[in-house]
Parts: sequence; structure tokens; C1' cells
RNA sequence: GCCCCGUUAGCUCAGUUGGUAGAGCAGCUGACUCUUAAUCAGCGGGUCAUAGGUUCGAGUCCUACACGGGGUA
Repeated sequence: GCCCCGUUAGCUCAGUUGGUAGAGCAGCUGACUCUUAAUCAGCGGGUCAUAGGUUCGAGUCCUACACGGGGUA
């Protein structure tokens, strides 16, 4: 240099055929408890790496680019 994969919540990751963005853990509040932990109930948290394009509608399709990983000479 070229090829492939990845980038979504604080962390680890889902998201199928384009149609309201989710789970677990973590955090916060409450219940329970002498207290803590555990358990139970609830709540908050998102520029879907970035910039464009297509579309009535994009996390998903197309292009460029950044970062990380792997392959190749």
C1' cells in the first nucleotide's frame, strides 16, 4: 500500500427484511435490615465514531474519513 472485521448507554454487547434504540452489569431512589451486604420494586442515562448521500422514513443501504484489530507482499 491493498483486503477483511469492529466502532450503539459509564462498561460488555444485542439490534433479523429499512419503520417508536434495547439487555446485562454499574449508578440513583425506595422497601426490607440494628448497620452493611444480599434480595425486591422503581428511575435516570444515547450526536448509533465523524461528515455527506439515497429514501416518506437510516443503527441498518451507498461514499468519504478517523481510530482499533487481523491478514497479505